RNA sequence: GUUAGAGUAGGAAUGACGCGUUAAGUGUCGGUGGAUGGGAAGUUGCCACUGGACGAAGGAAAAAUGUUUUCCGCGACGUCAUCUCCGCAUCCGCUGCC
Numbered sequence: 001g002u003u004a005g006a007g008u009a010g011g012a013a014u015g016a017c018g019c020g021u022u023a024a025g026u027g028u029c030g031g032u033g034g035a036u037g038g039g040a041a042g043u044u045g046c047c048a049c050u051g052g053a054c055g056a057a058g059g060a061a062a063a064a065u066g067u068u069u070u071c072c073g074c075g076a077c078g079u080c081a082u083c084u085c086c087g088c089a090u091c092c093g094c095u096g097c098c
Base pairs, nucleotide, nucleotide: 001098003096004095005094010085011084013082014081015080016079017078018077019075020074021073028052029051030050031049032048033047034046038092039091040090058072059071060070061069062068063067
């Protein structure tokens, strides 16, 4: 020099532990801010805060009358682990081949 590749964020599934079921959370539409391959830079996407509209599945048993516990469910619920999918234009860097 050439060519191939790895690595961010994120999604799905399964499991464990939790939360809610007195509705938080999730989803949706805005606002503000932030993080994001080793470096530069930044979008989709992600996160936090905040505002609007919308919006839900409870039931059983035991103790006992203050409620508590257990079980079966339910929630676009959370965290972690495993596995899998996808994977940052551009420039530099890294690894392999020549």
THF (Tetrahydrofolate) riboswitch aptamer, 98 nucleotides, folded computationally. It was read from a public genome assembly, where an Rfam model found it.